[in-house]
Background: RNAcentral holds the full RNA, with entries from ENA. Small-subunit ribosomal RNA, central domain from an uncultured bacterium, 347 nucleotides, folded computationally. The coordinates come from a structure-prediction model, not an experiment, and the mean pLDDT is 87. Rfam family: Bacterial small subunit ribosomal RNA.

Context: one part of a larger RNA
RNA sequence: UUGGGUUUAAAGGGUACGUAGGUGGUCAUAUAAGUUUGGGAUAAAAUUCUUCGGCUCAACCGGAGGUGUGUUUCGGAUACUGUAUGACUUGAGAGGCGAAGAGGUAGGCGGAAUUUGUGGAGUAGCGGUGAAAUGCAUAGAUACCACAAGGAACACCGGAGAGGAAGCUGGCUUACUGGUCGCGCUCUGACACUGGUGUACGAAAGCGUGGGGAUCAAACAGGAUUAGAUACCCUGGUAGUCCACGCUGUAAACGAUGAUAACUAGGCGUUUGGGGCGUAGCUCUGAGUGUCCAAGCGAAAGCGAUAAGUUAUCCACCUGGGGAGUACGCCGACAACGGUGAAACUC
Numbered sequence: 001u002u003g004g005g006u007u008u009a010a011a012g013g014g015u016a017c018g019u020a021g022g023u024g025g026u027c028a029u030a031u032a033a034g035u036u037u038g039g040g041a042u043a044a045a046a047u048u049c050u051u052c053g054g055c056u057c058a059a060c061c062g063g064a065g066g067u068g069u070g071u072u073u074c075g076g077a078u079a080c081u082g083u084a085u086g087a088c089u090u091g092a093g094a095g096g097c098g099a100a101g102a103g104g105u106a107g108g109c110g111g112a113a114u115u116u117g118u119g120g121a122g123u124a125g126c127g128g129u130g131a132a133a134u135g136c137a138u139a140g141a142u143a144c145c146a147c148a149a150g151g152a153a154c155a156c157c158g159g160a161g162a163g164g165a166a167g168c169u170g171g172c173u174u175a176c177u178g179g180u181c182g183c184g185c186u187c188u189g190a191c192a193c194u195g196g197u198g199u200a201c202g203a204a205a206g207c208g209u210g211g212g213g214a215u216c217a218a219a220c221a222g223g224a225u226u227a228g229a230u231a232c233c234c235u236g237g238u239a240g241u242c243c244a245c246g247c248u249g250u251a252a253a254c255g256a257u258g259a260u261a262a263c264u265a266g267g268c269g270u271u272u273g274g275g276g277c278g279u280a281g282c283u284c285u286g287a288g289u290g291u292c293c294a295a296g297c298g299a300a301a302g303c304g305a306u307a308a309g310u311u312a313u314c315c316a317c318c319u320g321g322g323g324a325g326u327a328c329g330c331c332g333a334c335a336a337c338g339g340u341g342a343a344a345c346u347c
Stems, first nucleotide, its partner, number of pairs: 004318003007301002012315001014201004021194003025088007033081002035077008049065006091191001092188004096183004103177007110154001115149006125136002162169002206247006216240001220236004258314006266292012296303002320347003329340004
């Protein structure tokens, strides 16, 4: 609850697609449903209000008149909304010609490094720390050289840089493929925006089956530290980390800022297009991405054309702290758990 809000105080859904619904560009004609105007009907009596009268007044009683919103009917108006028809091009989309990019999927290839193995050469230490020890090493380690194996990740370039709806995406290359932007040359002619339910995607960890296993490393073991040390440090080390397929569906999934559209001074960078000129450059104009600010906003910090300014449409969400994202129920999941989501009590 006809109210105020959602960057940081409670509050933007993790992201998109899209059904119902809500909302919707310019012009003309028709209509008159909404809207609006006038008249009529209804709106019992009592009561209430105004006025007059009767009880000595009042309460009380009686007469007359009136209001009210709503419903309905008839006639009129036609700006706006709706409906119908026709037209338009600026919103939206398609084609054409160009452009940039770690966008996605699959395959192939490459070098550096770590580890391990084999061989060589070589001798007493190596490693590690604040200091040590556990550990490794005369059965020859570490350091050095050669060869081999295997897995994972791609230094420099690299950027406040780029792409993607978000999650995210980074060696090189091939194939297939999605989106974006510019030009304004052609076309369609409002085809649009948002979006409850729904569907799809969705880091890491985790789960199932089968592979793989170099590094790192929960658990675990040992050594230290310490009053203790189930830690921080050290030596090891298994799941996992990687791949395929299938689940899970959550994150400080953050810009802690929903989507779309319009409007409101500028300055300086940067990525990538297009145009002009007198072309080491200057300038105009798009799409991104940063920074400093006018107006304005804000409790302030700050935001400031990438708004948290001024507006419009639609969706989501909030209503003191704890109890609690808990219990119960329901739905989903192999499980872990996820979704929905209280109350008593207490301050």